This is a predicted structure of a 75-nucleotide RNA (c-di-GMP-I riboswitch aptamer) from uncultured Paraconexibacter sp. Lineage of the source: Bacteria > Bacillati > Thermoleophilia > Solirubrobacterales > Paraconexibacter. The sequence is in RNAcentral, with records from MGnify. The coordinates come from a structure-prediction model, not an experiment, and the mean pLDDT is 89.
Parts: sequence; structure tokens; C1' cells
RNA sequence: AAACGGCAAACCCAUCGUAAGGUGGGGACGCAAAGCCACGGGACCUGAGUCACUCAGGUCAGCCGGGCUACCGAA
Repeated sequence: AAACGGCAAACCCAUCGUAAGGUGGGGACGCAAAGCCACGGGACCUGAGUCACUCAGGUCAGCCGGGCUACCGAA
């Protein structure tokens, strides 16, 4: 560069959650790891405090880094 394909943003409906957000269906903005993992940084939510921040719990893997795994192939 090709080939078989894969995933699925926003938004809508249903549902769970105080919330961030999750799950299912529709739908495609995009993605060569947009497969999995909360280890580090970051952002977001809840509660508290001595409140420029800190502590405890939670969310985001499609915010970045990192770890593990993976189709095809000029390689």
C1' cells in the first nucleotide's frame, strides 16, 4: 500500500446511579489497537476539612503515559 473484517463519538429512546457516568437498542464523529488493565499523571462527580488546597470514596481506558494481548501483510 492492499484484503477479510472489527470497534463506535455526538445525538435519540429505555434503564441503573445523588452525581460524574454505566448498560441495552438506534446512530456514525472518528479509531491500526477506539482490545483488556485504574499502575503514574490529568480531568470530572460526591462528602468532609484547618478550604488558593488537602483527605476519603467514586467516574473517565475515545485525555496522556505505561503494562498485557492481537488480524492481514510490501515487511